A computed fold for a 79-nucleotide RNA from a Gammaproteobacteria bacterium, annotated as c-di-GMP-I-GGC riboswitch aptamer.
[in-house]
RNA sequence: UUUGAAAAAGGCAAACCCGCCGCGAGGCGGGGACGCAAAGCCACUGGUCUCGGGCAACGAGACAGCAGGGUUACCAAAU
Numbered sequence: 001u002u003u004g005a006a007a008a009a010g011g012c013a014a015a016c017c018c019g020c021c022g023c024g025a026g027g028c029g030g031g032g033a034c035g036c037a038a039a040g041c042c043a044c045u046g047g048u049c050u051c052g053g054g055c056a057a058c059g060a061g062a063c064a065g066c067a068g069g070g071u072u073a074c075c076a077a078a079u
Stems, first nucleotide, its partner, number of pairs: 001078004011036002016031006034065001040071003044068003047063006
């Protein structure tokens, strides 16, 4: 520098259950593991969803485990 086939130190944690917060999408904590090589971080682009709105324009939000992009990093292999 490239790659993530195999392996793996270490890591994250879907559904579901409990508690709390939010009108809601959802969030946080605990339990729990379907999976993940960035399932670390950032709403920049597209998308989906929520609330408001004449249900239109549009406004305010949610999702990073929908895709792209940006950015930082562990392990392994190859060079």
The model forms 95% of the base pairs in the Rfam consensus.